[in-house]
RNA sequence: CGUUGCAACAUCCCCGUGGGUUGGGCCGGGCAGCCGAUAUGCAGUUUGGCAGCCGGGCAGUGAAUCCACUGCAACG
Numbered sequence: 001c002g003u004u005g006c007a008a009c010a011u012c013c014c015c016g017u018g019g020g021u022u023g024g025g026c027c028g029g030g031c032a033g034c035c036g037a038u039a040u041g042c043a044g045u046u047u048g049g050c051a052g053c054c055g056g057g058c059a060g061u062g063a064a065u066c067c068a069c070u071g072c073a074a075c076g
Stems, first nucleotide, its partner, number of pairs: 001076007013062001014060001016069007023061001025058003029054003033050005
């Protein structure tokens, strides 16, 4: 110098640092559907339940993977 393995340091254990990608969680916004209620037939308003699409925000996301770097060890 390179390759491979590892994370000692940690307010139980796990968790080296930063970043990317794919999924997960939470928060809130927009669009429109079905059913019930509000009262009297239709429409409209308000509200409760169910499911759909779009994009936004947050974080110890105890998920994976990749890149670069720090440290320890082995090998060349």

About this RNA
NadA riboswitch from an uncultured Acidobacteriota bacterium, 76 nucleotides, folded computationally. Its Rfam family is "nadA riboswitch". Rfam classes the family as a small RNA. A reference for the family is Chen et al. (2020), "Structural distinctions between NAD+ riboswitch domains 1 and 2 determine differential folding and ligand binding", Nucleic Acids Res. It was read from a public genome assembly, where an Rfam model found it.